[in-house]
Context: one part of a larger RNA
RNA sequence: UGACGGGGGCCCGCACAAGCGGUGGAGCAUGCGGUUUAAUUCGAUGCAACGCGAAGAACCUUACCUACCCUUGAAUCCACAGAAUCUGUACGAGAGUACGGAGUGCCUUCGGGAACUGUGAGACAGGUGCUGCAUGGCUGUCGUCAGCUCGUGUCGUGAGAUGUUGGGUUAAGUCCCGUAACGAGCGCAACCCUUGUCCUUAUUUGCCAGCACGUUAUGGUGGGAACUUUAAGGAGACUGCCGGUGACAAACCGGAGGAAGGUGGGGAUGACGUCAAGUCAUCAUGGCCCUUACGACCUGGGCUACACACGUGCUACAAUGGAGCGUACAGAGGGCCGCAACCCCGCGAGGGUGAGCAAAUCCCACAAAACGUUUCGUAGUCCGGAUUGGAGUCUGCAACUCGACUCCAUGAAGUCGGAAUCGCUAGUAAUCGCAAAUCAGAAUGUUGCGGUGAAUACGUUCCCGGGCCUUGUACA
Repeated sequence: UGACGGGGGCCCGCACAAGCGGUGGAGCAUGCGGUUUAAUUCGAUGCAACGCGAAGAACCUUACCUACCCUUGAAUCCACAGAAUCUGUACGAGAGUACGGAGUGCCUUCGGGAACUGUGAGACAGGUGCUGCAUGGCUGUCGUCAGCUCGUGUCGUGAGAUGUUGGGUUAAGUCCCGUAACGAGCGCAACCCUUGUCCUUAUUUGCCAGCACGUUAUGGUGGGAACUUUAAGGAGACUGCCGGUGACAAACCGGAGGAAGGUGGGGAUGACGUCAAGUCAUCAUGGCCCUUACGACCUGGGCUACACACGUGCUACAAUGGAGCGUACAGAGGGCCGCAACCCCGCGAGGGUGAGCAAAUCCCACAAAACGUUUCGUAGUCCGGAUUGGAGUCUGCAACUCGACUCCAUGAAGUCGGAAUCGCUAGUAAUCGCAAAUCAGAAUGUUGCGGUGAAUACGUUCCCGGGCCUUGUACA
C1' cells in the first nucleotide's frame, strides 16, 4: 500500500421489511446430468451453464454411427484431348461405373486463343483434428457501481503519501466550503434516439368540421385544409420565479404557473481493471498432429433413446369460472420464390377459383380479455385435458423411426402444492390477445406490440451485494 475480520461509523440497491403473483406437488413442452447405444456429434457448468450457441435436427443442415466408395480431390498453375451443350441404355440404395447418340459455335496474324469438360504429373489442397493455459477479435461478470489515474509541487531515507482526506450536499469524485496543494485525463452528467404538450410548413394512399350529391349502408362522390394523423423544422423545463431552512454557499422542503418539475418516462451508451471467466465449432491465427485419411462423396440411421435426478416454461386443479348466443374497442409488423379478398365445396383442418396489392390504397386480419344475456350449482363435475383408437388435411422427392393441424371417440394425473426458493415499486406486477425473425413444413421458445390494470414501502435491527472513512492483523 492492499486484502481480510462472526471490528466500528456513514450510505446505497426489490437486499431485507410491507405487499402482489409464482416455482418446488400434477400432466405435458424444452434444456442439462446420468444411463443406454453402432452413434446417441461438439461446446456452455455457482452467481455469470441448463427454452444457452440453435432466429427453428424428417433428407439437407450434420460436425456422430453403419455400409458402399474416391485419392491432386471443390480452388490456382502446367501438358494432352474434346467446342460448349443436350441426351439414351445397363448395373447400383445412391455416390457412381461402363457403353453409346445428337452437336460442331465465337475471335484469329491460321500458329493459336477465350470459356467449359475430361485425363495425367506434381507443386499443393483439405481437416467442425488438439491446445481459449500460445493468441487476435468478440462477449459475459462485478456494475450504469462511482470510481480509476496522471503532470508539476510538497512531505517521507524509502516503499509511498498528498491531491482523491475533512464539513455539508447529490443518483453521481454531483456541486459548494475548507485545505500543501494547483491543475488535468478516463469515467458521471449533457450532447443521440424514442415518448408526453404546442406552433409553422406540407395535404395523398390518410382525415371529414362546414356546403352539396348519392346510397340498404360506408368519406362513397364533388369539394375542403379546419380537426386527427403522417413527417420535416422549431418552441418548451433551466431550481427560471416566490416563500422557508441552510454557512451570505452548494443544496433541500413547500408553492405558483405549466402538457410535463427538479435526471419528466424509456432506450442506446459499460472507466482502470477482476475472474489464466467463455469462445481455436462464426471468423482469423502461432505451434502440434492426419495426408489412399483425422480429407472427400453418398445410402440408411442417430442428434428425438429412458429405471432416474435437476433447471426453465405451458396447461390446470375451477363459479372473479366453464360452455352457448349477441355485441365493441388496438398497436406494431409482414407481403412477388409473396400476402391473398369475394364467391362455391367441406362439420373442420382445408380445397377450387382468383379480384386487388411491390402496398398510409390491397391482403395477412374476426384482436382477445371486456360488455349483455342464458345455462351449469361444488361434483373429479358441462372443471381439467394427458393418453390411446379410428378417419382425414397440408407442406415436402419422402412424414416408419421423427412434422404440424382437423374431426369422431377415449377421458389419466390433478381439489392450490413440504423444506426451500424466484420476480416485481406504476401504466410496473398480474392478466389478455396480436405480429415478426428463423422458416418448404415444424413454438408452450425468443424478440417486439398494444388492451385491461392493482397492492405495498413503517423503516434499515437482521440476510445478500456494493461504495467511502477508520481500526486490528503472525496474510501478500
Notes
Small-subunit ribosomal RNA, 3' major domain from a lake water metagenome, 476 nucleotides, folded computationally. The RNAcentral record of the full RNA draws on SILVA.